[in-house]
Context: one part of a larger RNA
């Protein structure tokens, strides 16, 4: 010097913990806001600061209910001052008050009105102005519809294709939007509105027939629900034409609403019986929800401990032996669990019953009605359809042009035609069954356990960085209880340390639990 041991420094990994996360499921709730929200700012205490609460009535006020012994929120102890069994604090409902901001509005929209005022334009209108009611606006995780819409990327390059009607921006609704009662599907059988799942099936097809994209019919489920306008034709009212008795237009009311066609009108027949919405019942008295309340059983006992819930013995209770705390693992020590009660006041909210708008005949005859610049074409170009222009039907639209039929009609059945076969456009409503979870309360968990789990278990969108958008940490654990170490020594009235003392604990000493490696220091073996 080197190995090794052994004592310690030194660091903070490791076990254990859990006050926080994370994901699921049931229920509820689904909006706040000009009666000014969400968010902030800046006050508010006996006390400086920060959270929290709250607003100049400022950790509160008022009332009503529950509750019953202390209490004036935390960080944070103590001190002052107080306050409560004449019921505080505290929980729960209404209520008051809520400074400055913010949509922030003294403004904007509509309607009425007004002895105001007032262009072009003389009167006059219009326009302003004022005052009344009435309205919107901003915010909010996702999820709905609607308009706009990439790229990277993939095709191992790339340009049609893909990514993908995704991401994003814009408008906008709703607790759910959307869709929705067939001018649908099917195939010689038949079905019967929409939605939403399984399958059908990666199959028909699409496709630089490359990458890839990719149904649909039918079956099986979930829920189920239908309906109202327009015409025809009849009345009534206003208004206008002109032959002055009709005809146009326009309102309301009656009628009436469908494809096995149905209605209207004439003429017979037939005349009272299911269904049945809004409503009332009721914003109710029933169930909920927003505080709460009763709630069985060892004060046993040995042993070890600093401490029984451990351990010997021996006893109970159970519709309760889920869970937590308690000095170590408690069915019987505390909360609390099973089961069972409870509301002044607020809030969500039913049903029985009650009514009854509505609303069903049939035969014959008539040919009035049955959605028009619509359907439909062809010329240009596009969208959606699993369907990239193809033999492209179906559906949507733009630009210019055309343009019907009127039930003996008229659309579809994937070019076109016929046959047949389903339907009845050009007007509208419609619950559930589907998505979604900012947030509320109950449970789950072969989820994580402080470099995990959320970015955040701790005063975190904080420190801090950035002109900004916007980026963004790090950081738990003394003990059973603070009993947090009186006193005394060394030191610089310094950090540190040694006694002492206290918990009956080897110090658990706040740089605090367990305390591993690197690394570092002293001792000592060997060994050069």
């Nucleotide at each position: 010097g080197g190995c090794g041991u052994g004592u310690g420094g030194g660091g903070g990994a490791u076990g254990u913990c859990u006050u926080g996360g994370c994901g699921c499921c049931a229920g509820g709730a689904g909006g706040c806001g000009a009666u000014g929200a969400a968010g902030g700012g800046c006050g508010u205490g006996g006390a400086a600061g920060a959270c929290u609460g709250c607003g100049a009535u400022a950790a509160g006020c008022c009332c009503g209910g529950g509750g019953g012994a202390g209490u004036u929120g935390u960080c944070a102890a103590a001190c002052g001052a107080g306050u409560g069994u004449u019921g505080a604090u505290c929980c729960c409902g209404g209520g008051a008050u809520c400074c400055c901001u913010g949509a922030a509005u003294u403004a904007c929209c509509g309607u009425g009105c007004a002895u105001c005022u007032g262009a072009a334009u003389c009167c006059a209108u219009a326009g302003g102005u004022g005052c009344a009611c009435g309205g919107a606006g901003g915010c909010g995780a996702a999820c709905g519809g609607g308009g706009g819409g990439a790229a990277c990327u993939g095709a191992a390059a790339c340009a049609u294709c893909u990514c993908a009607g995704u991401a994003c921006c814009c408008c906008u609704a709703g607790g759910a939007a959307a869709a929705g009662a067939a001018a649908g599907c099917a195939a010689a059988a038949g079905c019967g509105a929409c939605u939403c799942c399984g399958u059908c099936a990666g199959u028909a097809g699409c496709g630089g027939c490359g990458a890839g994209c990719g149904a649909a019919c039918g079956c099986g489920g979930a829920a189920u629900a239908g309906c109202c306008c327009a015409a025809a034709c009849c009345g009534c009212g206003a208004g206008g034409g002109c032959u002055u008795g009709u005809c146009c237009u326009u309102g309301c009311g009656g009628g009436g609403u469908u494809g096995u066609a149905g209605g209207g009108c004439c003429g017979g027949u037939g005349u009272u019986u299911a269904g049945a919405a809004u409503g009332c019942g009721a914003g109710u008295u029933a169930c909920c929800u927003u505080a709460g309340c009763a709630g069985a059983a060892c004060g046993c006992u040995u042993c070890u401990g600093g401490a029984a819930a451990g351990u010997c013995g021996g006893a109970c209770c159970a519709g309760a032996g889920c869970g937590g705390g308690u000095g170590a693992c408690a069915g019987u020590c505390c909360c609390g669990u099973a089961u069972g009660c409870g509301a002044c006041a607020a809030g969500a909210g039913a049903a029985a019953g009650c009514g009854g708008a509505c609303g069903a005949u049939c035969c014959g005859g008539u040919a009035c009605c049955u959605g028009a610049g619509u359907a439909g074409g062809a010329c240009u170009c596009g969208g959606c359809c699993a369907c990239g222009u193809g033999a492209a039907a179906g559906u949507c639209g733009a630009g210019a042009c055309u343009g019907a039929a009127u039930c003996u009609g008229c659309g579809a059945g994937g070019a076109c035609c016929a046959u047949c076969u389903c339907g009845c456009a050009a007007g509208g409503c419609u619950a559930a069954g589907u998505a979604c979870u900012c947030c509320c309360u109950g449970g789950c968990g072969a989820c994580c356990g402080a470099u995990a789990g959320u970015g955040a278990a701790c005063c975190a969108g904080u420190a801090g960085g950035g002109c900004g958008a916007g980026c963004g940490a790090a950081a738990g654990a003394u003990g059973g209880g603070a009993a947090g170490a009186a006193c005394c020594c060394c030191u610089g009235c310094a950090a540190g340390g040694g006694g002492a003392g206290g918990a009956u604990a080897c110090g658990u000493g706040a740089a605090c639990c367990u305390g591993a490696a690197a690394c570092c220091a002293c001792a000592u073996g060997c060994u050069u």
About this RNA
This is a predicted structure of a 528-nucleotide part of an RNA (large-subunit ribosomal RNA, domain I) from uncultured Usitatibacter sp. The full RNA is in RNAcentral, with records from MGnify. Its Rfam family is "Bacterial large subunit ribosomal RNA". Taxonomically the source falls in Usitatibacter (Bacteria, Pseudomonadati, Betaproteobacteria, Usitatibacteraceae). The prediction has a mean pLDDT of 81.